Predicted 3D model of an 88-nucleotide RNA (c-di-GMP-I-GGC riboswitch aptamer) from a Chloroflexota bacterium.
[in-house]
Parts: sequence; C1' cells; structure tokens
RNA sequence: AGUGAUCAGGGCAAACCCACCGCAAGGUGGAGACGCAAAACCACGGGUCCCCAGGUCGUAGUCGUAACGGAUAGCCGGGUUGCCACUC
Repeated sequence: AGUGAUCAGGGCAAACCCACCGCAAGGUGGAGACGCAAAACCACGGGUCCCCAGGUCGUAGUCGUAACGGAUAGCCGGGUUGCCACUC
C1' cells in the first nucleotide's frame, strides 16, 4: 500500500415497540437484530427529507415559497482516524 475467503478478541445496530426531546424531518435512552470491515468521526460537494418561529419573494393572507435555516455520516462522493488476518 492492497484485500476481507480464513483466525482471535470482539464491536456497532435497521424495522417494530416503550420513555423522553423536537413544529417536523429526526435525535437520545431502553428493548430488539435487518444488516455493517469503518454502520467510527467531520454536513465540505451532490442527493433526499423537514417547515413552529425568524429570513426571501409572493400574498393580505395567518397561507404559499424552500435556503441563507434544519435533518440524514445506515444515500453517494470527499476528508480524518482505526482492530485482526492475509498478500505485496
């Protein structure tokens, strides 16, 4: 540097359900395993999703808009770090 067929110690945990937080997307904890060799960390680029309040524009409505706001790292790319085995 590459690979994840094999070994050791093992690790994480989708959906459903419960509690709490949030307007929401969603998050945290419990329980539970669909999967994962980075399913560890970072919203930088793209994607997708959300809309209480504030912003933009429209409207004079209490509504629309969807980014400059938010969510997703278990959507993809990129960056940082890392266990074991094997190969070079």